Background:
RNAcentral holds the sequence, with entries from ENA. The RNA shown here (small-subunit ribosomal RNA) has 1397 nucleotides and comes from an uncultured bacterium. The coordinates come from a structure-prediction model, not an experiment, and the mean pLDDT is 84. Rfam family: Bacterial small subunit ribosomal RNA. Its family is annotated with structural constituent of ribosome and ribosome in the Gene Ontology.
RNA sequence: AUUCGCCCUUAGAGUUUGAUCCUGGCUCAGGAUGAACUCUGGCGGCGUGCCUAACACAUGCAAGUCGAGCGGGAUUCAAAUGAAGUUUCGGCGGAUUUUGAUGAUAGCGGCGGACGGGUGAGUAACGCGUAGGUAACCUGCCCCUUACACAGGGAUAGCCUCGGGAAACUGGGAUUAAUACCUGAUAAUGCAACGAAGUCACAUGGCCUUGUUGCCAAAGAUUUAUCGGUGAGGGAUGGACCUGCGUUUGAUUAGCUAGUUGGUGAGGUAACGGCCCACCAAGGCAACGAUCAAUAGCCGACCUGAGAGGGUAAUCGGCCACAUUGGAACUGAGACACGGUCCAAACUCCUACGGGAGGCAGCAGUGGGGAAUAUUGCACAAUGGGCGCAAGCCUGAUGCAGCAACGCCGCGUGAGUGAUGAAGGUCUUCGGAUUGUAAAACUCUGUCCUUAGGGACGAAACAAAUGACGGUACCUGAGGAGGAAGCCCCGGCUAACUACGUGCCAGCAGCCGCGGUAAUACGUAGGGGGCGAGCGUUAUCCGGAAUUAUUGGGCGUAAAGAGUACGUAGGUGGUUUUGUAAGCGUAAGGUGAAAGCCCGGGGCUUAACUCCGGCGAGCCUUACGAACUGCAAGACUUGAGUGCAGGAGGGGAAAGUGGAAUUCCUAGUGUAGCGGUGAAAUGCGUAGAUAUUAGGAGGAACACCGGUGGCGAAGGCGACUUUCUGGACUGUAACUGACACUGAGGUACGAAAGCGUGGGGAGCAAACAGAAAUAGAUACCCUGGUAGUCCACGCCGUAAACGAUGAAUACUAGGGUUCGGGUUCCCAAUAGGGAUUCGGGGCCGCAGCAAACGCAAUAAGUAUUCCACCUGGGGAGUACGUUCGCAAGAAUGAAACUCAAAGGAAUUGACGGGGGCCCGCACAAGCGGUGGAGCAUGUGGUUUAAUUCGAUGGUACGCGAGGAACCUUACCUGGGUUUGACAUACACAGGAAUAAUUCAGAGAUGAGUUAGCGUAGCAAUACGUCUGUGAACAGGUGCUGCAUGGCUGUCGUCAGCUCGUGCCGUGAGGUGUUGGGUUAAGUCCCGCAACGAGCGCAACCCCUACUGCCAGUUACUAACAGGUAAAGCUGAGGACUCUGGCGGAACUGCCGGUGAUAAACCGGAGGAAGGUGGGGAUGACGUCAAGUCAUCAUGGCCCUUAUGUCCAGGGCUACACACGUGCUACAAUGGUUGGUACAGAGUGACGCGAAGCGGCGACGUGGAGCAAAACGCAUAAAACCAAUCGUAGUUCGGAUUGGAGUCUGAAACUCGACUCCAUGAAGUUGGAAUCGCUAGUAAUCGCAUAUCAGCACGAUGCGGUGAAUACGUUCCCGGGCCUUGUACACACCGCCGGUCA
Repeated sequence: AUUCGCCCUUAGAGUUUGAUCCUGGCUCAGGAUGAACUCUGGCGGCGUGCCUAACACAUGCAAGUCGAGCGGGAUUCAAAUGAAGUUUCGGCGGAUUUUGAUGAUAGCGGCGGACGGGUGAGUAACGCGUAGGUAACCUGCCCCUUACACAGGGAUAGCCUCGGGAAACUGGGAUUAAUACCUGAUAAUGCAACGAAGUCACAUGGCCUUGUUGCCAAAGAUUUAUCGGUGAGGGAUGGACCUGCGUUUGAUUAGCUAGUUGGUGAGGUAACGGCCCACCAAGGCAACGAUCAAUAGCCGACCUGAGAGGGUAAUCGGCCACAUUGGAACUGAGACACGGUCCAAACUCCUACGGGAGGCAGCAGUGGGGAAUAUUGCACAAUGGGCGCAAGCCUGAUGCAGCAACGCCGCGUGAGUGAUGAAGGUCUUCGGAUUGUAAAACUCUGUCCUUAGGGACGAAACAAAUGACGGUACCUGAGGAGGAAGCCCCGGCUAACUACGUGCCAGCAGCCGCGGUAAUACGUAGGGGGCGAGCGUUAUCCGGAAUUAUUGGGCGUAAAGAGUACGUAGGUGGUUUUGUAAGCGUAAGGUGAAAGCCCGGGGCUUAACUCCGGCGAGCCUUACGAACUGCAAGACUUGAGUGCAGGAGGGGAAAGUGGAAUUCCUAGUGUAGCGGUGAAAUGCGUAGAUAUUAGGAGGAACACCGGUGGCGAAGGCGACUUUCUGGACUGUAACUGACACUGAGGUACGAAAGCGUGGGGAGCAAACAGAAAUAGAUACCCUGGUAGUCCACGCCGUAAACGAUGAAUACUAGGGUUCGGGUUCCCAAUAGGGAUUCGGGGCCGCAGCAAACGCAAUAAGUAUUCCACCUGGGGAGUACGUUCGCAAGAAUGAAACUCAAAGGAAUUGACGGGGGCCCGCACAAGCGGUGGAGCAUGUGGUUUAAUUCGAUGGUACGCGAGGAACCUUACCUGGGUUUGACAUACACAGGAAUAAUUCAGAGAUGAGUUAGCGUAGCAAUACGUCUGUGAACAGGUGCUGCAUGGCUGUCGUCAGCUCGUGCCGUGAGGUGUUGGGUUAAGUCCCGCAACGAGCGCAACCCCUACUGCCAGUUACUAACAGGUAAAGCUGAGGACUCUGGCGGAACUGCCGGUGAUAAACCGGAGGAAGGUGGGGAUGACGUCAAGUCAUCAUGGCCCUUAUGUCCAGGGCUACACACGUGCUACAAUGGUUGGUACAGAGUGACGCGAAGCGGCGACGUGGAGCAAAACGCAUAAAACCAAUCGUAGUUCGGAUUGGAGUCUGAAACUCGACUCCAUGAAGUUGGAAUCGCUAGUAAUCGCAUAUCAGCACGAUGCGGUGAAUACGUUCCCGGGCCUUGUACACACCGCCGGUCA
């Protein structure tokens, strides 16, 4: 290691929303692979390498061996023999023959080619796994035991010969051997048949002993060591058959089967068996899934996982199947045989066309297919196999090498020191930072590498010999940092950031998503992170995924309870006794191959790798136990049922009866309408309607009672009576004795609509017709109206058939209420009340549960049993198939494709042609306007060389501009200029600066002339300043207000917006801030799980209205005095007005009422003023990417002899038209003429400018006074008094035009204002629509100022005169608070269905 306990192990993240919780899918991080692809690549070890075409194959090899089985026998050698020939007579020569040895080898014969090697097509099967059985079997070679091997015979290959054929091959004849073949003999403990005894056993049976009869064998070789042969028995090994259990998906496959199931007999086999045949019987299998279809070799194992599981079936090992496809047998111990045979088929090859040959899924290799998978290598040295007595031969098994980063493991690409932190690169706030001790440099080392030398183990037997790998591993010496780093990523998940380029393009992307001019997301660079001889991508599997949930999920609303009940199979089942031992438990044994995993060790330098030992679930056998479950037998009564006694009920079916109402018919009365609607019309009616009276007909439905009341399984059931009938409840405790619960299939019931047949038909009413309404209206409304609704019988079988909640049982706080019963108490009691107990219907509520909402004894709580159903959204309850149906249709029920969500509950907002409360010149009530006319002004549009730019619903449009003839000016045309019109600093050169002036020119400008020449110092020179040149830089009203600051508009002077702590909620959030009152106000009071606080409101500030004190000139003048035509004109005064400082005064303070005795409100008094006295300033959190880069500032980008700058002229002033804002009018409340009053606030020195004089006038002249309570602008006007005009295009209105002028200004042509004379347009009160205003307001009247040389109908201020109306909050608009619905959150200008293009 295993079991138990402890320990250990078991990780999540992104994405639905404005945010939250939940459900739920998608995606990612991990591991793995026979992998492939991109980029890159130093070494070694160990492994691995056609997953596709079981596609086709050139070539070579992969199964032979034995001569010690046999007949032969090439070759060679030896010995003997020794012919012809020759001779120097010694011999030489060697034929022939014999014997022996050697031994290539075709053939016969033996053994082996059934192993080894390959592949996974087929196979869903006893094929495989596991455990058994064979008393139903076989087994060559091997081992043990035992007994044998005697005597004969006939052939046939080869060889020889004659033929056929292209070849493959083959025919005839002659001859020959054997361990080839055959006959006979011998033979049992063999086999067969018939018997007998014993014994064993799970049926057939087995074993043993024994009797009779029958049958069966053999082979030799070599030369002595052995090797073979035959029979029998046993063993071992290998195989065959049978059985239990396990072994993919589909029911849109429900029935399959005739040798099928069984029997008898014969056959066949090694053996059982329908294995085969004949006859007989009619069986066999199947919802525990037969048959059919699809897919697939199975396992040890491998990958993953905490595990349970899920996936896989390469390498290694076991089994099976196959060998081009299909079929068949032969031989043999073994095959129906990969490198055997035969037949058929397809394909390929040879051919002399007659015929033949072949089978790489053996090893290499080729073509092909494919994203993709290697050498036509070496060796039998080792291990193993075949043959052989052996030597040995054979062996693409095997051992090795080669190729490939295909995988795992190991090593290296250097180490130390080294800061001017070098150069270069990148960024920069320009200071620097970073790359970075990194490099260089110096000092070392030698793993790998190169080279030289040495050099194995593996070799065992048997002394020797024998190594493919291989001169390899390893060792030693020498050499030199030399030869050796890449890939991916850097928005989040997920470790790692900047610059440039690009500009919804190019591109990225696993999910969410990036990119539309400042992209950490694209591309490049620098830097960083990760891994590393690899790194990423793709594909596939497991994990995460508790996302199929046994461990370990759910079903009220997220997907999901069948419409309801009865009931079959099945599952589950009350109390108790005894037995049994199937489940269960304990112990032992067998098996669980090896390898692998795991544990403990060992060997290669380490590791990978490898060796040794150990460990297991399951299954089987045996023994024991008996609590629980099962089974058997018995008992019990509480579950269930029966009986008996009661009462309740729209429970069901049938028959009968009733009244009210509608409609119709008849008759009467009666007359012009009725009916209907938001308003109408169609319709009915003078042929008499509607209305009304009487009578009649017919059909349907049953007012009141009537009720979160009753009954039923559900659907459902409502007038009354009768008959038939089901169930529940209460009481009792007589009977049965677990008879129960649930319930796949099945059966029955099952609203409405619909269908069939036949009736019926009053009302209502799909379809249909007409009338309205509408852009249309096949709708909503109206008038009609047919099916249908009703009855009988038969179908259909569905509904939001809902409590969106299956049935049954038990348990778990309470409190009201109601219906049907019982018991008991009070009461004289029928009534009524109290207590209690059963059974129903509802409400509230604790624990508990739940995502929340909520449920809560009628559970959605706690448990048990059984059934149905769910697994992301859409496609779709669709298609196909099947079943049912007359049909309509119902039931069952997918996939392709597509999306990253779809969804539930709750929260905050926003919104609503939702509700409640409240406010505002919001409406209403009023007054006056705009919209019509002319003109002014702004805008759009158009035009133009330019008509500069911006502002554009409210919140742009008399706005920036508080004043465009030049200037302004930004625009256009033309002419110039380039360190510049302006700033800073440097270098060099020169000169003061400056002023005047001549010429050219439109001017800018250019060319000249004259004058002038700083300070200090003797000077050189220095400083200051200017000019020129150069280089830094200036400059830009160029772009981006969607990069920004600041400022501003708007909601809105609306009453709101928040925080701390606490509390509530899983949370977003809530509470506070809601509620009752009140207020202009979140103003105040009261209440309250809130208590406090902040920004807003209010107040504090300014002006104004009353008053006191102080002060008194330039303002004032009562008294006194002087004085004038008059006059505060003068002296004087400080009373008054006024001026301007400081104070006071108003606070719901006082009284009454209302109100909760509060806050407050109403009324009153007093008061100059009364409830914020009036007005101003003051604008919370925020919204609109609101406005402004052209006020200013500013990031980024752009221009730099121009997009800068200077000048002249032009333009911003155009003009068919449209809109906004104004002015003047249309007249008599008026115009004109004459006369006469009364302001405030301002302003004036480059100014205001008096009196006087001139001019009709604009104005001119004049020049006093005044830096102003002093002088001037400056006569205020409307008003008032009088006259005239008389309703007219006018004595209204003044546009336009002609003429003449004035003023400003270098200059009024484009393009100023004003004056006079003349001219005298439109216009007679304005369509739809729309604006302002609630009191000193609207309306009306004039005055002043800023800008400004001049120019005001505009703007900003000032005063004069001075109204009307407000019932009220239904409606329009905007806003505040509470509440409600929501599928909206860019928030209703939302979202979204359909149709068309």